[in-house]
Molecule: c-di-AMP riboswitch aptamer (ydaO/yuaA leader)
RNA sequence: AUCAUUCAUCAGCCGAAUUUCUUUGAAGAAAACGGGGGAACCAACCGCGCCGCGGACUCGAAUCCGCACGGCGCAUCCGGGGUGAAUUCCGACCGCGCGCCGCGCGGAAGGAUAGGGCCGCCUGUUCGUGCCCGAACCCGUCAGCUAACCUCGCAGGCUGCCGGAACAGGACUC
Repeated sequence: AUCAUUCAUCAGCCGAAUUUCUUUGAAGAAAACGGGGGAACCAACCGCGCCGCGGACUCGAAUCCGCACGGCGCAUCCGGGGUGAAUUCCGACCGCGCGCCGCGCGGAAGGAUAGGGCCGCCUGUUCGUGCCCGAACCCGUCAGCUAACCUCGCAGGCUGCCGGAACAGGACUC
């Protein structure tokens, strides 16, 4: 000097996921930020069966009319719903089946895509023959919107000697 790894500090990225206070500590509380449930109105549904009250008719039932559009059950298994940018399409190939060389079902490398992120003082817009992501999990038959109200989360994963521009408005410095 270079390369690799680990730790600490600092700076920064995705994300709501940070800060403060108390406590011997675990932990608790609060604020900020974020999510869910939850009226009216609106939207959606308003299908089937049974049951209730009153009247007409009748020996009674059946039938008819009105009220409540009330209660219960079924119908919503191709269930439905939530957080998230993460949705949708095509699919080499593989497996199974069949009326068999074609068809159907399932999986699937890979490709694309709705959408999302980063590019160095900050924010916004635009460009880039710039780079990436386009997952995962949860509720448990149940939830539209939704004021009051109720309730929950505050994780995890990464980068750091190298930095793409233009315009507008700021910040900072002189």